[in-house]
Small-subunit ribosomal RNA, 1485 nucleotides, folded computationally. The sequence is in RNAcentral, with records from ENA and SILVA.

RNA sequence: UAGAGUUUGAUCCUGGCUCAGGAUGAACGCUGGCGGUCUGCUUAACACAUGCAAGUCGAACGGAAGUAGCAAUACUUUAGUGGCGGACGGGUGAGUAACACGUAAGAAUCUGCCUCCAGGACGGGAAAAACAGUUGGAAACGACUGCUAAUUCCAGAUGAGCCGAAAGGUAAAAAGAGUAUCGCCUGGAGAUGAGCUUGCGGCUGAUUAGCUAGUUGGUGUGGUAAGAGCGCACCAAGGCGACGAUCAGUAGCUGGUCUGAGAGGAUGAGCAGCCACACUGGGACUGAGACACGGCCCAGACUCCUACGGGAGGCAGCAGUGGGGAAUUUUCCGCAAUGGGCGAAAGCCUGACGGAGCAAGACCGCGUGGGGGAGGAAGGUUCUUGGAUUGUCAACCCCUUUUCUCAGGGAAGAAGUUCUGACGGUACCUGAGGAAUAAGCAUCGGCUAACUCCGUGCCAGCAGCCGCGGUAAUACGGAGGAUGCAAGCGUUAUCCGGAAUGAUUGGGCGUAAAGAGUCCGUAGGUGGCUGAUCAAGUCUAUUGUUAAAGAGCGAGGCUUAACUUCGUAAAGGCCGUAGAAACUGAUCAGCUUGAGAGCAGUAGGGGCAGAAGGAAUUCCUGGUGUAGCGGUGAAAUGCGUAGAGAUCAGGAAGAACACCGGUGGCGAAAGCGUUCUGCUGGGCUGCGACUGACACUGAGGGACGAAAGCUAGGGGAGCGAAUGGGAUUAGAUACCCCAGUAGUCCUAGCCGUAAACGAUGGAUACUAGGUGUUGUGAGUAUCGACCCUCACAGUGCCGAAGCCAACGCAUUAAGUAUCCCGCCUGGGGAGUACGCACGCAAGUGUGAAACUCAAAGGAAUUGACGGGGGCCCGCACAAGCGGUGGAGUAUGUGGUUUAAUUCGAUGCAACGCGAAGAACCUUACCAGGGUUUGACAUGUCGGGAAUCUCUUGGAAACGAGAGAGUGCCUUCGGGAGCCCGAACACAGGUGCUGCAUGGCUGUCGUCAGCUCGUGUCGUGAGAUGUUGGGUUAAGUCCCGCAACGAGCGCAACCCUCGUCGUUAGUUGCCAGCAAGAAAGAUGGGAACUCUAGCGAGACUGCCGGUGACAAACCGGAGGAAGGUGGGGAUGACGUCAAGUCAGCAUGGCCCUUACAUCCUGGGCGACACACGUACUACAAUGCUAGGGACAAAGAGCAGCGACUUCGCGAGGAGAAGCGAAUCUCAGAAACCCUGGCUCAGUUCAGAUUGCUCUCUGCAACUCGAGAGCAUGAAGGAGGAAUCGCUAGUAAUCGCAGGUCAGCAUACUGCGGUGAAUCCGUUCCCGGGCCUAGUACACACCGCCCGUCACACCAUGGAAGUUUGCCACGCCCGAAGUCAUUACUCUAACUCUUAGGAGAGGAGGGUGCCGAAGGCAGGGCUGAUGACUGGGGUGAAGUCGUAACAAGGUAGCCGUACCGGAAGGUGUGGCUGGAUCACCUCCUUU
Repeated sequence: UAGAGUUUGAUCCUGGCUCAGGAUGAACGCUGGCGGUCUGCUUAACACAUGCAAGUCGAACGGAAGUAGCAAUACUUUAGUGGCGGACGGGUGAGUAACACGUAAGAAUCUGCCUCCAGGACGGGAAAAACAGUUGGAAACGACUGCUAAUUCCAGAUGAGCCGAAAGGUAAAAAGAGUAUCGCCUGGAGAUGAGCUUGCGGCUGAUUAGCUAGUUGGUGUGGUAAGAGCGCACCAAGGCGACGAUCAGUAGCUGGUCUGAGAGGAUGAGCAGCCACACUGGGACUGAGACACGGCCCAGACUCCUACGGGAGGCAGCAGUGGGGAAUUUUCCGCAAUGGGCGAAAGCCUGACGGAGCAAGACCGCGUGGGGGAGGAAGGUUCUUGGAUUGUCAACCCCUUUUCUCAGGGAAGAAGUUCUGACGGUACCUGAGGAAUAAGCAUCGGCUAACUCCGUGCCAGCAGCCGCGGUAAUACGGAGGAUGCAAGCGUUAUCCGGAAUGAUUGGGCGUAAAGAGUCCGUAGGUGGCUGAUCAAGUCUAUUGUUAAAGAGCGAGGCUUAACUUCGUAAAGGCCGUAGAAACUGAUCAGCUUGAGAGCAGUAGGGGCAGAAGGAAUUCCUGGUGUAGCGGUGAAAUGCGUAGAGAUCAGGAAGAACACCGGUGGCGAAAGCGUUCUGCUGGGCUGCGACUGACACUGAGGGACGAAAGCUAGGGGAGCGAAUGGGAUUAGAUACCCCAGUAGUCCUAGCCGUAAACGAUGGAUACUAGGUGUUGUGAGUAUCGACCCUCACAGUGCCGAAGCCAACGCAUUAAGUAUCCCGCCUGGGGAGUACGCACGCAAGUGUGAAACUCAAAGGAAUUGACGGGGGCCCGCACAAGCGGUGGAGUAUGUGGUUUAAUUCGAUGCAACGCGAAGAACCUUACCAGGGUUUGACAUGUCGGGAAUCUCUUGGAAACGAGAGAGUGCCUUCGGGAGCCCGAACACAGGUGCUGCAUGGCUGUCGUCAGCUCGUGUCGUGAGAUGUUGGGUUAAGUCCCGCAACGAGCGCAACCCUCGUCGUUAGUUGCCAGCAAGAAAGAUGGGAACUCUAGCGAGACUGCCGGUGACAAACCGGAGGAAGGUGGGGAUGACGUCAAGUCAGCAUGGCCCUUACAUCCUGGGCGACACACGUACUACAAUGCUAGGGACAAAGAGCAGCGACUUCGCGAGGAGAAGCGAAUCUCAGAAACCCUGGCUCAGUUCAGAUUGCUCUCUGCAACUCGAGAGCAUGAAGGAGGAAUCGCUAGUAAUCGCAGGUCAGCAUACUGCGGUGAAUCCGUUCCCGGGCCUAGUACACACCGCCCGUCACACCAUGGAAGUUUGCCACGCCCGAAGUCAUUACUCUAACUCUUAGGAGAGGAGGGUGCCGAAGGCAGGGCUGAUGACUGGGGUGAAGUCGUAACAAGGUAGCCGUACCGGAAGGUGUGGCUGGAUCACCUCCUUU
């Protein structure tokens, strides 16, 4: 020391991305009251107009000018000489990776002014400015002649000092002012400042590995203030570097600053120390100090002036301008303070500094009011219309005056100081006035505090990450409200944090990224036991230092704070000093246990070479022999009558070594397998005579290293990339087949990689066991072998603790520790590009970036899935029976058509479905004609009874007119109901959304499943229970079991049918009795049938067998019925955004003289066609005619309608009975008997059509049903395919009902007749349970790979083109120092013959070096480049289907060849392969 979001259906982990915090010399957007204190070109070290930023001294000097004075003279000013200062102060960070900086030391140095000490200043001389004259030039600026002072210059004297061994040599001075002193010279000391050297410390890159000739050292010499290759000459050949030289890139360093718990990380604005620079480059001069920001010379670039001859300039000083940029201020005031220069001082100068101005740029402080005030006002927003909220907010009442305005007063800052205040009439104080002058910004899906409405409709837009938006958006835009902060708030950029996400503190590497293929070994790192010494590390104490500021702590000053002043403390670092000696280290002396060596044994496919062998294969020769062989899923190519294949004999060749053979052996790994021989490496066991830590690891380095491949030479039987052919296929560059070349083999060399794997580096020690096996030894035992026990070394399995994300590992660790090495840091791009090294090549090693994504990944879980497995079920298949698909018709649908053909249903699970019945109505559609508070509901007002009849226009709706009619209740006020009219609220909608919904329904499926509580296990998702062994129709039951129970389902309870009993006996029944005899029609009966109530009965209850002593199953008995007796109703959790807004209900949206409503007519009935479902048939098991028999269940008053009668008939007329166990519908049909038909498009079939009728209805034209006569189509058993059914079932036969005026081949029921087959579960379909796999979870209709095409993006190569930088070579060579020369000139000094000569100096010349420039080649780097390579991204493109399941040929790795593409094949390897079988081992019983 805080975490959160995001990979998944969910989980744990790994791992990246993102957020919350703090900070800034910031910028941008919106907004903006005040004060204090700070800060303010981070970019172009780009260019600069203008002004200022360094002068001062007359007490150094001579002049000049002015003032005063009559003058002497005094005073003022200052161009020049001279002195001091312009090396400080101020700016900037370009360069610099360096002794530049930091820190700590050091020795061979200098130091103006300042302080202290000691000594001194003697006597002379000279010149040149100014000035005067002449003169050049446009200017800048000069030239010549002449004069002159000094604190200017010169020589001499003196002398400390210095040099020298000594002798000796050398070598100073300046005065001014005027009585205070201040200067000058020499020496010494101090202080300050500066120069030099060294240790240590702090960036990146090895895709920079070698660098270096003054280089490293020495001697000599020169040089400097001083050491030194600092320079030169000679000599030697060194020096640096893997502890990273050289090179390249980047960069001023530090105190500090920001962040962080810290360790660290980042940074170096302001302030402070150091360094470097001053237009660019070079150079020196002067000086105490410079190689000099506002000095000089030269070169270059640029700018300016010019009379064109020549000159001038340097803001990275303060302001300011242009430019660049997202971006950074006034051409301000003052020397009052602090400080600096000069001066004796006054003073002058000072863009240092002190202040003001501008900027919310930062930090700090203050304010924009306070108290009361509920009718919870109005307005806004929302609304379920009740309300809620804004909200005590406001209004209103009371109060205050910080701030503001005005007025009055008014500082400190001033000192050692006479004067002196820019700031400034500022701070501050007093008074007056009046709530007056002052609030915004962002956010409100989660992270993350804060929610609603409207608009929009994958659009517009938002977005830090996840992600929002496709008509109900808390995520966009607006509004209301809320939250946060507040004169600011957000955004952007950058840094640290979170990030243990580079891990010292503090990570990892079996499977997530990560152990090198293996071994040897160098440097390095690490290292056994004992003793002694030292004290390098280590520890303790302490001196010095680590500037100040800052930070911490404590005080103080501004009203507080920021700010500031004072004091104080500490950590750590470095250099010393003193001490300790346990540990590490060093040295010395020993030891034996690590290691090695020795002796004796021992196992082995360890390696190399040589020799030998048999089986098999192919080929050749010969014999026998004849038509096929071979091959496959099936075939074909191929071989064969020129004799194959088969078989026998002989011969040849090459390769590999069956059985033994084994989670057995050996080897470092790769790898090694017939036998024998030779040579040779290593291991293990025993013994304990030898050495005495000799050890471990191992960066670089070296050696070995499967297969493929390469080079050369052999060899070549089999196999076999490529290739050819045959198949398969939509295609088949594959899988399968026939051939077949490289290769596979040997020798010599190369290559150096593999899933080179235990995906597990090496060494050492420690930490339960059990059980196999190999080798050796020991004990025991035995005659001996075996057995048994133990030890060591290997090699397996199981398992404890422990570890692990889990899986798993577990003395052969993935446990506990130590040492050393290698490697990892999100996915993709990519093991790619470039560079380098190696290689004959293939290629290998090393190894990025741009760009892009928010994941990629590991383990485990639940599902789902599979052309995975096991078990099981179902009319699922099979076995059967009958159909559909062919025909005609009916009906539904699609399509087409139409004014409309209303709408919905669309795999199973739409299609004789909604519709249990469209002529009008229905009706929703179309055309036309009407109505607008409406066809329908409620409320208000007015009028009228309601209602009925008639006439008339019209297609009707509707309209016009005439007449009849005055009701009910009443408390007598009125009320209820109905009709008409008026206005407004509203009605209305089969309009949309079934993807906003309720309800209902379908389906999986009447399948046996789906869950919960508690407990237990697991970090968790979850598991267990529910799995297992049996059994069942069943999660049915039994047994077992970390589970024990429970719920919804199953079953049962319910209805119905089947048996019996009982009760009851009409409308039903009639055995016996009577009568009648045609009839249960009658008396009667209550037995039977039947009806419909109540009961009984069936439970594996009984017996035998099997089974585990269970559950249960099989068989049997009895029984009407036997193992759920048959049938029905009953539908778990859920799935399909399944169906339905048109049955109903309903949110939202939409229409309102119409998308509402009324009416007439039409349409829903169309018709080249396609499909579904049915009916009728195709006939003789039939049809037809006549005769005859037997049901059940229903329905009936706007009804069923007997019976009679008419009609050929449909039907008509009359009419009994019956609201129905009574009457009616109502003749059941198939069936039986008899006759006919005789295999034909028929005496089958009945479509179609004509004519005539019947019925219903307001009305049968579009468009009903029926009857009669006539007509007599297709059809002769239905292709591929497909459906139903397991018993009273299929098939077949009729009957009834609902709907309904009428209309049934449909639907729902009813009974009659009444089969066949089930070996069985391999296969198809569906389902259930268990299990292993998975890259799926929208769940296989999944996922997903590569080419190609298109668009965009970044990038590699590329003939070249071009920019910048760097070093080197040569040429030229400015300024200048140094050297040299003695050509010219020359005041001081010396000599002099006085002419001059000399010393010295100046100029010129020459030489070395030398910047810029030029030439040539080279290195590095950037830009660009026709064309080209791959890569990434993109909603729906094309081709295939490679991978994930056994992914349909298991996959993958290395390599080689081939192919549109994924990819295929060969060869060797791996399991990170499913399934089945076998072997071995282990565990349990």

Its mean pLDDT, the model's own confidence on a scale to 100, is 84.